The RNA shown here (c-di-GMP-I riboswitch aptamer) has 100 nucleotides and comes from a Planctomycetota bacterium.
């Protein structure tokens, strides 16, 4: 001098949950409050993956239920389409201090 990490300070964010004449069809997101906890828990939903929810399609492989004994519905699996999740991962971009 650079690179790596990543103490202390100064600070930032905001988890479950609670209110909401706020949007939403729902996950969900805004506002408040409230603090689990993050060193990127900033910001991108990326023709990466995952996981929610919504609709349509196949399956009948579980289970429940109802009758008219092979159907229907819910549930379950798979595609495929809208939506959300960056505080699930990955990946990209930007960035405050810099002790050992």
């Nucleotide at each position: 001098u650079c690179c790596u990490c990543g103490a202390a300070a100064g600070g930032g964010c905001a988890a479950a949950c609670c209110c909401g004449c706020u949007c939403g069809a729902a996950a969900g997101a805004c506002g408040g409050g409230g603090g689990c906890g993050c060193a990127a828990a900033g910001c991108c939903a990326u023709c990466g993956g995952g996981c929610c929810u919504u609709c349509g399609g196949u399956c009948c492989u579980u289970c429940a239920g109802c009758c008219u004994u092979g159907g229907c519905u819910g549930u379950g699996a798979c595609c495929g389409g809208u939506g959300g999740u960056u505080g699930c991962c990955a990946g990209g971009c930007u960035g405050c201090c810099g002790a050992a």

The source organism's lineage runs through Bacteria, Pseudomonadati and Planctomycetota.
It was read from a public genome assembly, where an Rfam model found it.
The model forms 90% of the base pairs in the Rfam consensus.